[in-house]
RNA sequence: GCAAACUUCUCGAAAGGGAAGGACGCAAAGCUAUAGGGACUUCCGUACGUUCGCGUGCCAUGUCAGCCAGCUGCCG
Numbered sequence: 001g002c003a004a005a006c007u008u009c010u011c012g013a014a015a016g017g018g019a020a021g022g023a024c025g026c027a028a029a030g031c032u033a034u035a036g037g038g039a040c041u042u043c044c045g046u047a048c049g050u051u052c053g054c055g056u057g058c059c060a061u062g063u064c065a066g067c068c069a070g071c072u073g074c075c076g
Base pairs, nucleotide, nucleotide: 001026002025006021007020008019009018010017011016024066030071031070032069036068037067038064039063040062045058046057047056048055049054
């Protein structure tokens, strides 16, 4: 210097994001996400089922960098 969990408000189908409070931690907890890997969600789409209300499976160009990673950087 940053700011986890949690709380309140807000955006989002969700994952999750933003703001305020708050500090668990971090010498890069700075930046980078179809175009390095990994993980999460699944609106839409699609297959099957259905009591026709919906349910289950699959799917990312959606999300996460405080998962690994790439790039840059302070002090010594």
The RNA shown here (c-di-GMP-I riboswitch aptamer) has 76 nucleotides and comes from Paenibacillus flagellatus. The organism belongs to Paenibacillus, within Bacteria. The sequence was found by an Rfam model in a public genome assembly. Its mean pLDDT, the model's own confidence on a scale to 100, is 90. It matches the Rfam family "c-di-GMP-I riboswitch aptamer". From the family's description: GEMM was predicted in a large-scale screen for bacterial structured RNA regulatory elements.